[in-house]
RNA sequence: CUACGAAAAGGGCAAACCGGGAGAAAUCCCGGGACGCGAAGUCAGGAAUAUAAGGUCCGUUUCGGGGCUAUGACAGUCCGGCCACCGAA
Repeated sequence: CUACGAAAAGGGCAAACCGGGAGAAAUCCCGGGACGCGAAGUCAGGAAUAUAAGGUCCGUUUCGGGGCUAUGACAGUCCGGCCACCGAA
C1' cells in the first nucleotide's frame, strides 16, 4: 500500500416508537429514544421499492371513484462511483 475485519482502542451513526414542524403523499427536518451498523460516510448512475400532486385514460353523470404515469421520495433494499478512522489474526 492492497485486501481483510478482532469479545481490540478511541469514538461515530441511530430502526421502531413518542412530541413538534414541512409536504398532496411517499418521505424528510428538529428533539427524545436505541433495533441495529466498519462505511448505517457521501452521490439517485443502473435496478428494486413505496407514493401519485400534476398529466392521461376509463367509468360515473357532475363531483365523488378506478387504472397508468416521477418530474417528487428512498443511500438502514441490491449493484456501482467517490472519500475516510483504527490495526489483532

A computed fold for an 89-nucleotide RNA from a Chloroflexota bacterium, annotated as c-di-GMP-I riboswitch aptamer.
The source organism's lineage runs through Bacteria, Bacillati and Chloroflexota.
The sequence was found by an Rfam model in a public genome assembly.
Rfam family: c-di-GMP-I riboswitch aptamer. From the family's description: GEMM was predicted in a large-scale screen for bacterial structured RNA regulatory elements. Genes associated with GEMM are involved in a diverse array of functions, including chemotaxis regulation, signal transduction, secretion and chitin. Rfam links the family to the GO term cyclic-di-GMP binding.
The coordinates come from a structure-prediction model, not an experiment, and the mean pLDDT is 86.